[in-house]
Context: one part of a larger RNA
RNA sequence: AGCAUUUGGUGGAUGCCUUGGCAUGCACAGGCGAUGAAGGACGUGGCACGCUGCGAUAAGCGUCGGUGAGGUGUGAGCAACCUUUGACCCGACGAUUUCCGAAUGGGGAAACCCAUCCUUACCAUUUAAUCCUUGUCCCGGACUUGAUCCGGGAUCUGGGUUAAAUGGGAAAGGAUAUUACCUUGGUGAAUAAAAUAGCCUUGGUAAAGCGAACCCGGAGAACUGAAACAUCUCAGUACCCGGAGGAAAAGACAUCAACCGAGAUUCCGUUAGUAGUGGCGAGCGAACGCGGACCAGGCCAAUGCCUGGUGUUUAAUUAGCAGAAGCCUCUGGAAAGUGGCGCCAUAGCGGGUGACAGCCCCGUAUGCGAAAAUAGGACAUCAGGAUUCGAGUAGGGCGGGGCACGUGAAACCCUGUCUGAACAUGGGGGGACCACCCUCCAAGCCUAAAUACUCGUGCAUGACCGAUAGCGAACUAGUACCGUGAGGGAAAGGUGAAAAGCACCCCGAUGAGGGGAGUGAAACAGUACCUGAAACCGAAUGCUU
Numbered sequence: 001a002g003c004a005u006u007u008g009g010u011g012g013a014u015g016c017c018u019u020g021g022c023a024u025g026c027a028c029a030g031g032c033g034a035u036g037a038a039g040g041a042c043g044u045g046g047c048a049c050g051c052u053g054c055g056a057u058a059a060g061c062g063u064c065g066g067u068g069a070g071g072u073g074u075g076a077g078c079a080a081c082c083u084u085u086g087a088c089c090c091g092a093c094g095a096u097u098u099c100c101g102a103a104u105g106g107g108g109a110a111a112c113c114c115a116u117c118c119u120u121a122c123c124a125u126u127u128a129a130u131c132c133u134u135g136u137c138c139c140g141g142a143c144u145u146g147a148u149c150c151g152g153g154a155u156c157u158g159g160g161u162u163a164a165a166u167g168g169g170a171a172a173g174g175a176u177a178u179u180a181c182c183u184u185g186g187u188g189a190a191u192a193a194a195a196u197a198g199c200c201u202u203g204g205u206a207a208a209g210c211g212a213a214c215c216c217g218g219a220g221a222a223c224u225g226a227a228a229c230a231u232c233u234c235a236g237u238a239c240c241c242g243g244a245g246g247a248a249a250a251g252a253c254a255u256c257a258a259c260c261g262a263g264a265u266u267c268c269g270u271u272a273g274u275a276g277u278g279g280c281g282a283g284c285g286a287a288c289g290c291g292g293a294c295c296a297g298g299c300c301a302a303u304g305c306c307u308g309g310u311g312u313u314u315a316a317u318u319a320g321c322a323g324a325a326g327c328c329u330c331u332g333g334a335a336a337g338u339g340g341c342g343c344c345a346u347a348g349c350g351g352g353u354g355a356c357a358g359c360c361c362c363g364u365a366u367g368c369g370a371a372a373a374u375a376g377g378a379c380a381u382c383a384g385g386a387u388u389c390g391a392g393u394a395g396g397g398c399g400g401g402g403c404a405c406g407u408g409a410a411a412c413c414c415u416g417u418c419u420g421a422a423c424a425u426g427g428g429g430g431g432a433c434c435a436c437c438c439u440c441c442a443a444g445c446c447u448a449a450a451u452a453c454u455c456g457u458g459c460a461u462g463a464c465c466g467a468u469a470g471c472g473a474a475c476u477a478g479u480a481c482c483g484u485g486a487g488g489g490a491a492a493g494g495u496g497a498a499a500a501g502c503a504c505c506c507c508g509a510u511g512a513g514g515g516g517a518g519u520g521a522a523a524c525a526g527u528a529c530c531u532g533a534a535a536c537c538g539a540a541u542g543c544u545u
Base pairs, nucleotide, nucleotide: 001544002543003542004541005540006539007538008537009536015530016494017493020465021464022462023461024460025459026458027457028456029454030453031210032209039100040099041098042055043054044053046078047077050074051073061094062093063092064091065090066089070082071081072080105114106113107112115176116175117174118173119172120171122168123167124166125165126164127163128162129161130160131159132158135155136154137153138152139151140150141149142148143146178207179206180205181204182203185200186199187198214245215243216242217241218240225232229279255262256261266293267292268291269290270289276284277283297446298445299444300390305385306384307383308382309381310380311379312378313377314376316374317373318372320368321367322366326341327340328339330337342359343358344348350362351361352360395419396418397417398416399415400414401413402412405431426441427440428439429438430437481488482487501529504516505515506514507513
């Protein structure tokens, strides 16, 4: 040095576990905001770093309910306290709620700077009223007839209270943005006067900003495919903007159909990858009809419709309450396990307890419950709102767009531009166009349900994951860290049943670390802690060189 066996170190795979995720179903909710939101900054604890809570009343204050013995969050320590006169905790309603932020008095490099006006507490002076008090004078009364006492009035000294005015004034409260509409007053053109527009102004109302997807509208790509590429496709998609609601949009036939008839809209299945369309390439792609979900019709001057308020009533939601039935033995550190004998069940779903518990605990089946608040349904009642049957319309020319339909034989719908009817004895449609026939009545308005979605709340479930998985995040996670910035973005779970977390002794440097002792079932479970694989590094023994 190699090989083999054994025994260690290192390392953190594997097994087991789950506080966390993922997905689905049902129900709810579908908004918050100038009464200042979402989101933050800074503070706030006896000691207080992060998180959580809260806001100078600051891990909190009040009221009303629930509950019933402990409590002062995470957080384990010490101290000091609270609590059956009901604490802590849970629910409802209130109070407080610094500064920034739409941020709105002006500014600004967010959490800062600088203001103006009004009001108030407070101080000083003056005036007035009133009360007490010192002295003087006058009047009346009493008696002890005087340096006496009592009552009233005037004036003066000092003090208090109240009110008003003026001045000062630390601090506190309120107002002061913009736009639109209504309103008050002033000013005021073109244009002589007047008026109007405009401008300034008083008071009032509203808006703004944020939010995951869904919805409607405006504007609108390219990569790509066509095996290149230009019409075409991707696609009216992505992105951007505006607007709304819990859904939105659409909607009561100027619709289809075919000589039979149907009867608003929306969504699903089918018709059907059909008819079509298409450098007839790539591709795009209906409708009629049928079967379902859901069904609802109304109005234009009033007995109807819509919206809102009030009252009554009803069922819910937001805390909770009651809730059956087991003992002995053996093993063991521990019984829920073994053995034996019982019991309950409208409850043998589930979780916990020192191993596997229907009967130990929480629960479960079932039954019950609200002082307060919320909104839903029904009924009653009151108030308000909505303008008259649809003309610069239908149709036409030019240019575009939408319809499955690329200009095509291209109907139908929309309109940038130019035009432009009829008036129910009328008009539109039936895919060029004409006739006949059939069918409907545009150019006004409203309308639930079936449908779409899930930032979120509750309940339930899983041939979903189990720490390189599952959300990026089971832990101080959108944290640490990186980047000027937009932005990118981790790693990191497990002692034990219980800290019982090793008193004391020894070596060592008053160390690290270790050896005894002790705890514990176990310490090769010792806060580098369950199990503890491999790579890698040692030691011992044997063999070979």

The part of an RNA shown here (large-subunit ribosomal RNA, domain I) has 545 nucleotides and comes from Sphingomonas cavernae. Taxonomically the source falls in Sphingomonas (Bacteria, Pseudomonadati, Sphingomonadales, Sphingomonadaceae). The sequence was found in a public genome assembly. It matches the Rfam family "Bacterial large subunit ribosomal RNA". Rfam links the family to the GO terms structural constituent of ribosome and ribosome.